[in-house]
RNA sequence: CGGUGAGGUAGAGGUGCAAAUGAUAGGAGUAGCCAAUCGGAGAAUGACAACGAUGAUGAUUGGCAAAAGGAUUGUUUGCCGAAGUGUAAUAAGGGUCAAGCUUAUUAUAGCUGGUAUGUCUUUGAAUAAGGGAUGUACUGUCAUGCAUUGGACGCUGCAUGGAGAACUACUGAUCGA
Repeated sequence: CGGUGAGGUAGAGGUGCAAAUGAUAGGAGUAGCCAAUCGGAGAAUGACAACGAUGAUGAUUGGCAAAAGGAUUGUUUGCCGAAGUGUAAUAAGGGUCAAGCUUAUUAUAGCUGGUAUGUCUUUGAAUAAGGGAUGUACUGUCAUGCAUUGGACGCUGCAUGGAGAACUACUGAUCGA
């Protein structure tokens, strides 16, 4: 001087991500409880136990009357695979077991750069919001191609494509002369 880039540090994307906490709306005059009436044997996913003719599930009237997850917003904190999620395993929850559901942990280098939105599906009280699949648009990054400027690098614009184990900068490691 040139090549490669193990490791470390610091950054960028933007309606960026997550957590805690306060308030508000909603959940809901719902669930549930009590009283009266009707009704007449089961109810919850299945089985068992418990409950039930001293009247179950259900319906009507009257009275009392919640909560959780989720949402909006304020504050604080941690951050940029932030985080979300699929599959598998384990533990806990509820009368017991099984299925299913919820929460947490671990594994899997499984998938997703980020945001918005359409359709289907799922969770949900919900037309809110979340997840999955599949499209569209915008945006950040890198690579390639074309064009402009000037000798080149580079900047800018357009098109196409890839993925976060990425990208940028510094440091530092290593190889060659």

The RNA shown here (Lysine riboswitch aptamer) has 177 nucleotides and comes from Lentibacillus populi. The coordinates come from a structure-prediction model, not an experiment, and the mean pLDDT is 76. Lineage of the source: Bacteria > Bacillota > Caryophanales > Bacillaceae > Lentibacillus.